[in-house]
The RNA shown here (c-di-GMP-I-GGC riboswitch aptamer) has 80 nucleotides and comes from a Thermomicrobiaceae bacterium. The model forms 91% of the base pairs in the Rfam consensus. The sequence was found by an Rfam model in a public genome assembly. The organism belongs to Thermomicrobiaceae, within Bacteria.

């Protein structure tokens, strides 16, 4: 380097409830496990989601890595 979760020792938390904080979308903190071999970190590409205006639209500002792809890192086993 590559393969893989069987096996050791782990480890992360969907949903949902309750606090806070955001116009939202969500995002923190407690609970809780649905499930993850990087469900560790990163908005680089494309998705998808939200917003300001009386109302369309058009431009912009965001949000999601636990939607695909990519980029750095890492535990144990096997192999090379």
């Nucleotide at each position: 380097g590559c393969u893989g979760a069987u096996a050791a020792g782990g480890g992360c938390a969907a949903a949902c409830c309750c606090g806070u904080c955001g116009u939202g979308a969500g995002a923190c903190g407690g609970g809780g496990a649905c499930g993850c071999a990087a469900a560790g970190c990163c908005a680089u590409g494309g998705g998808u989601c939200u917003c300001c205006u009386g109302c369309u639209u058009g431009a912009g500002a965001g949000a999601c890595a636990g939607c695909c792809a990519g980029g750095c890192u890492g535990c144990c086993a096997g192999u090379u």